[in-house]
RNA sequence: GGGGGCGUAGCUCAGUUGGGAGAGCGGUUGGUUCGCAAUCAACAGGUCGGCGGUUCGAUCCCGCCCGCCUCCA
Numbered sequence: 001g002g003g004g005g006c007g008u009a010g011c012u013c014a015g016u017u018g019g020g021a022g023a024g025c026g027g028u029u030g031g032u033u034c035g036c037a038a039u040c041a042a043c044a045g046g047u048c049g050g051c052g053g054u055u056c057g058a059u060c061c062c063g064c065c066c067g068c069c070u071c072c073a
Stems, first nucleotide, its partner, number of pairs: 001072007010025004019056001027043006049065005
């Protein structure tokens, strides 16, 4: 330098023929307990890596850029 893959909540990840942003763990609050653990319920937490384009509408499609992994040179 070139090819491929990945980037979504604090962590691990799902998601989709383009229209609701989610799960588990973790966090907070409350119930059960003398207390803890465990368990149950509720709640909070996201510029969906960045910019631009297509579209009535983009996490999803297209282009460029950034970061990580991998292969070739």
Transfer RNA from Accumulibacter sp., 73 nucleotides, folded computationally. It was read from a public genome assembly. It matches the Rfam family "tRNA". Its family is annotated with triplet codon-amino acid adaptor activity in the Gene Ontology. It is annotated as a transfer RNA. NCBI's taxonomy places the organism under Bacteria, Pseudomonadati, Pseudomonadota, Betaproteobacteria, Candidatus Accumulibacter.